A computed fold for a 594-nucleotide part of an RNA, annotated as large-subunit ribosomal RNA, domain I.
Context: one part of a larger RNA
RNA sequence: GGCACACGGUGGAUGCCUUGGCACCAGGAACCGAAGAAGGACGUAGGAAUCUGCGAUAAGCCUCGGGGAGUCGAUAACCAGACUGUGAUCCGAGGAUUUCCGAAUGGGGAAACCCGGCUGGAGGCAAGUCCAGUCACUCUCAUCUGAACACAUAGGGUGAGUAGAGGGAACGUGGGGAAGUGAAACAUCUCAGUACCCACAGGAAGAGAAAGCAACCGCGAUUCCGUGAGUAGUGGCGAGCGAAAGCGGAAGAGGCUAAACCUUAUCUGUGUGAUAGCUGUCAGGCGUUGCAGGUAAGGGGUCGUGGGACUGCUUCGUUGGCUCUGACAGGCCGGCAGGGAGUCAAAAAUUCGCGUUAUAGUCGAAGGGCAUUGAAUGGCCCGGCACAGAGGGUGCGACCCCCGUAGACGAAAUGGCGUGAACUCCUGAGCAGUAUCCCAAGUAGCACGGGGCCCGAGAAAUCCCGUGUGAAUCUGGCGGGACCACCCGCUAAGCCUAAAUAUUCCCUGGUGACCGAUAGCGGACAAGUACCGUGAGGGAAAGGUGAAAAGUACCCCGGGAGGGGAGUGAAAUAGAUCCUGAAACCGUGUGCCU
Numbered sequence: 001g002g003c004a005c006a007c008g009g010u011g012g013a014u015g016c017c018u019u020g021g022c023a024c025c026a027g028g029a030a031c032c033g034a035a036g037a038a039g040g041a042c043g044u045a046g047g048a049a050u051c052u053g054c055g056a057u058a059a060g061c062c063u064c065g066g067g068g069a070g071u072c073g074a075u076a077a078c079c080a081g082a083c084u085g086u087g088a089u090c091c092g093a094g095g096a097u098u099u100c101c102g103a104a105u106g107g108g109g110a111a112a113c114c115c116g117g118c119u120g121g122a123g124g125c126a127a128g129u130c131c132a133g134u135c136a137c138u139c140u141c142a143u144c145u146g147a148a149c150a151c152a153u154a155g156g157g158u159g160a161g162u163a164g165a166g167g168g169a170a171c172g173u174g175g176g177g178a179a180g181u182g183a184a185a186c187a188u189c190u191c192a193g194u195a196c197c198c199a200c201a202g203g204a205a206g207a208g209a210a211a212g213c214a215a216c217c218g219c220g221a222u223u224c225c226g227u228g229a230g231u232a233g234u235g236g237c238g239a240g241c242g243a244a245a246g247c248g249g250a251a252g253a254g255g256c257u258a259a260a261c262c263u264u265a266u267c268u269g270u271g272u273g274a275u276a277g278c279u280g281u282c283a284g285g286c287g288u289u290g291c292a293g294g295u296a297a298g299g300g301g302u303c304g305u306g307g308g309a310c311u312g313c314u315u316c317g318u319u320g321g322c323u324c325u326g327a328c329a330g331g332c333c334g335g336c337a338g339g340g341a342g343u344c345a346a347a348a349a350u351u352c353g354c355g356u357u358a359u360a361g362u363c364g365a366a367g368g369g370c371a372u373u374g375a376a377u378g379g380c381c382c383g384g385c386a387c388a389g390a391g392g393g394u395g396c397g398a399c400c401c402c403c404g405u406a407g408a409c410g411a412a413a414u415g416g417c418g419u420g421a422a423c424u425c426c427u428g429a430g431c432a433g434u435a436u437c438c439c440a441a442g443u444a445g446c447a448c449g450g451g452g453c454c455c456g457a458g459a460a461a462u463c464c465c466g467u468g469u470g471a472a473u474c475u476g477g478c479g480g481g482a483c484c485a486c487c488c489g490c491u492a493a494g495c496c497u498a499a500a501u502a503u504u505c506c507c508u509g510g511u512g513a514c515c516g517a518u519a520g521c522g523g524a525c526a527a528g529u530a531c532c533g534u535g536a537g538g539g540a541a542a543g544g545u546g547a548a549a550a551g552u553a554c555c556c557c558g559g560g561a562g563g564g565g566a567g568u569g570a571a572a573u574a575g576a577u578c579c580u581g582a583a584a585c586c587g588u589g590u591g592c593c594u
Stems, first nucleotide, its partner, number of pairs: 001593009015579001016544002020515002022512007029504002031167002039101003042055003046079002049075003061095006070083003106115003116135007137164002139161007171202001172200005182189001186236001212219002223250005233241002254496003257440001261299010274288001276289001277286002279329006304474001306439004310433006317336007338427005350422010361409003367382004383400002385389001391403003445469007455481001476491005531538002551578001554565004
C1' cells in the first nucleotide's frame, strides 16, 4: 500500500409524517374610492427585534347580543403590574377614533417631507407657536355680470352637487395590432384579428323585437348548447380556412319615441278697422286677440292582414270646473268609482307586517374489568348506543374518553330573498270612408378606394368605412347571391330591454385512483424575504428531540469548546447541527498478501 471483516466519523438519500399547496364541485358575492380607496411610511405594549392587531382614544374606546372562568396576540419564556361571577379575556353586529404619504386635491416636492392663505379658538397681549375647519381641476345646475360689436355671444364671479378623477384576478365591448411558425424554400395565404398596447363598462357585458329567414310549404326578437358538418363553399384550388337554413334543447317579454294633427307660450314677418278672429245655432258683446313661418312644452301616434292623422257614425259610470255672455248641443281638464300594472327595461321613492336566510352560538346517545406495555385506542371477558360506525384528537388500530357527527334549536343589531299592505303609475272602445296630410335625408342608392362576411375581385349579392355624387313617402321603398321580369318576404336611415351565456381576486362548505419537502404555489419556515441588478426586473435555500422539557441538579478534566460520571426518559448512538440515518468520502482495530 492492497483485499476482507468489525466498529466509528462525515453526509443527508430512503421510509414514515404534515401545519402547506393543486384541481374541482355547490352556494354566496361580484366591487372599493374626494364621507379620501387599493397600497404603504411611521408609530403604538412596563421591558430589545420581527410578525399580527391597532392609530396620538394607537394588541385598543362605546353600545347591543353570544359565552361562562380564567385573562393581559405570536416567536417565547421570564420579571413586574393589572383585570375578572357588579361576568373579564374571547366571538358576532353596529358605531367612535383613524398620524403622514398615496387619485392626493391649498402651493411645492427627490412619496411618507417643506412652505402657506382665510375663519374660529388656545397661549399671549408683540410676534414666534399650537388646535379645529377650509382653500386643486373638470363637469352639471342655478344665479350675477359681461368684450371685440347695438342686441347677443365668448369670457369672468358666486352658490349647490354622496357628480367625475384612482384602484381591482379573470370574464366583456371598442380602438390599434405583430412575428417566430406552416406552406417541408418563399412573396398571395397561414399563424391571427392571436400575442401585446390603449380606452371604457358591468356583475355580467354584448346582441335583441325583422327594410329577417325561407321557397311557392312555411317560420316568427336576441343569446347559448347539440346536430346539420369538416358538409356547402373558399383556397399559389397549395398549406389550409370553413359557414348558414333546418332540426333537437336551455331560457323566454316585450316596450318607448320622431312625423302628420290639436292646444299653449314666445319670436319674426304681414295685416284691409270690419266681409279677419273669438266651438256650432239664435241674440248680444269684444276688438287684432288674425294669417304664415321658426322655437319650446303638453296632448296625439307607433304599424306591414300597411299604420296613423283626418272625416262620419255607434256605444259609454258619477261628479266639480272651464270654454266672451244667456239657452241648447258639443269639447277640454280634474276628483271618486271600475279595470290593469309596478321598483329588473317599458316612470319612480319610501315605510310597515309576516315568513325565510346570512353574520356569534346551544343541546346532542352509549364502557367497565383483567393481564401485557413507558403509555392501551391493540388482546381476553362481560356490556351498551345508533336518525349518530363522517372525521380529528387523546402516551399504540377508540361508535360508547374529548371535539364532533345524525338530529333538533337560536338573534338585541345589520343585510339578502319571498310575500302582503300602504304607496305610486296607466286607462274609453268599435265600425266605415278613402279625397288630402304624415310615416326618421346629405340618409338610401350610385362611382371610386378599402374592410368584413365560408367567399383571397371573382359572375360577387348582403354588411361597414373614406372621397364624391345624391332619391322616393305607400301607385313609396328594401331584400330573396351580378342584373331584369314575375312571385314572395319585410318596412332602413331613433331608443330601451330580464333570463338562458362567460369568468372567479374574494367568502363559506365539501370532494380527490392529486403532491408529500429536489414533490406540491416561487413561497409548509422572518418569502416575493435574503440576495443580484442603475433600472425595468430576476429571485433562492431552509420542515421533523420527546408522549410530556421531564432540555442533563450535582461532581470531575479543561481558559473555553467539548467530554467523563451522576440524573431524566421506554429509548440519550432521541442531548437540541436532536426521528429513521443509504452511498460517495475519511478513519481505528484484526486477519491475509506484497

The coordinates come from a structure-prediction model, not an experiment, and the mean pLDDT is 81. Its Rfam family is "Bacterial large subunit ribosomal RNA". Rfam links the family to the GO terms structural constituent of ribosome and ribosome. The full RNA is in RNAcentral, with records from SILVA.